[in-house]
RNA sequence: GCGCUUAUAGCUCAGUAGGAUAGAGCGGUCGCCUCCUAAGCGACAGGCCGUUGGUUCGAAUCCAAUUAAGCGCG
Numbered sequence: 001g002c003g004c005u006u007a008u009a010g011c012u013c014a015g016u017a018g019g020a021u022a023g024a025g026c027g028g029u030c031g032c033c034u035c036c037u038a039a040g041c042g043a044c045a046g047g048c049c050g051u052u053g054g055u056u057c058g059a060a061u062c063c064a065a066u067u068a069a070g071c072g073c074g
Stems, first nucleotide, its partner, number of pairs: 001073007010026004019057001028044005050066005
């Protein structure tokens, strides 16, 4: 220098032939239960999807550039 992969909630991840309020588990907070704790049950908070731009009526999802991490080639 060239190519490929990954980037979504505090953590680990799902969701990609576009479609309406973006989800799960763990963790957090509150409550129920219990003599208390743990376990169990319920509720709530928390991310607009690495960044920027583009296409589209509509983008986490398509396109381009770019950043970070990783891998390969020269």
Annotation:
Transfer RNA from an uncultured Clostridia bacterium, 74 nucleotides, folded computationally. The sequence was found in a public genome assembly. Its mean pLDDT, the model's own confidence on a scale to 100, is 80. Rfam family: tRNA. Its family is annotated with triplet codon-amino acid adaptor activity in the Gene Ontology. By type it is a transfer RNA.